[in-house]
A computed fold for a 168-nucleotide RNA from Zongyangia hominis, annotated as glmS glucosamine-6-phosphate activated ribozyme aptamer.
RNA sequence: AUCUUCACAAAAGCGCCAUGCACCGCAGGGAACUGCACCCUGUGCGUUAACGAGGUGGGAGGAAUAUCGAAUCUUCGGCGGAUACCUCCCCGGCCGCGGAUGACCGGCCGACAUGCUCUCCACAAAAUCCGGGGGCGACUCCGGGACAAAGGGAAAGCGCGCAUCCAU
Numbered sequence: 001a002u003c004u005u006c007a008c009a010a011a012a013g014c015g016c017c018a019u020g021c022a023c024c025g026c027a028g029g030g031a032a033c034u035g036c037a038c039c040c041u042g043u044g045c046g047u048u049a050a051c052g053a054g055g056u057g058g059g060a061g062g063a064a065u066a067u068c069g070a071a072u073c074u075u076c077g078g079c080g081g082a083u084a085c086c087u088c089c090c091c092g093g094c095c096g097c098g099g100a101u102g103a104c105c106g107g108c109c110g111a112c113a114u115g116c117u118c119u120c121c122a123c124a125a126a127a128u129c130c131g132g133g134g135g136c137g138a139c140u141c142c143g144g145g146a147c148a149a150a151g152g153g154a155a156a157g158c159g160c161g162c163a164u165c166c167a168u
Base pairs, nucleotide, nucleotide: 014080015079016078017077020076022047023046024044025043026042027041028040029039030038051069052068053067057090058089059088060087061086062085091110092109093108094107095106096105098166099165100164101163102162104161115158116157117156119154120153121152129144130143131142132141133140134139
């Protein structure tokens, strides 16, 4: 250093790569032929294979590419998973157009707990890039700096039950 066993730790653009495509090294072949470059086969427990922001009331089931943008877009593809989505039940919050009461009905949500529209505000990246180190190389590690959108908040507008009483 490698392999095996045991223990601990470690996660959601998260983990893995036997296999597809791609790229690199080596060997051989083809075409070409000054050379470079190109194509094919094999091989190497070779390389890469998601950049961050955001995201869980409880339970059961379902479906399956689960929100938002950034990038020189293989961030392709495969396997597994995930806090997203749908239905029902339970728990909880809010709304139903002047006020109160009633209990029912309806709707929207998840402890940041009414919906929709527009405007504004705030939060605010990381990689790409640049510099340095490692590697024959594909690449990789460390450091530095810039730039998002959604989610979130506020105002305005729109929409929004039943019965009784009061007020206007």
The organism belongs to Zongyangia, within Bacteria.
Rfam family: glmS glucosamine-6-phosphate activated ribozyme aptamer. Rfam describes the family as follows. This entry contains a glucosamine-6-phosphate activated ribozyme that is found in the mRNA for GlmS. GlmS is an enzyme that uses fructose-6-phosphate and glutamine to generate glucosamine-6-phosphate. The ribozyme catalyses self cleavage of the glmS mRNA that is thought to regulate GlmS activity.
The RNAcentral record of the sequence draws on Rfam.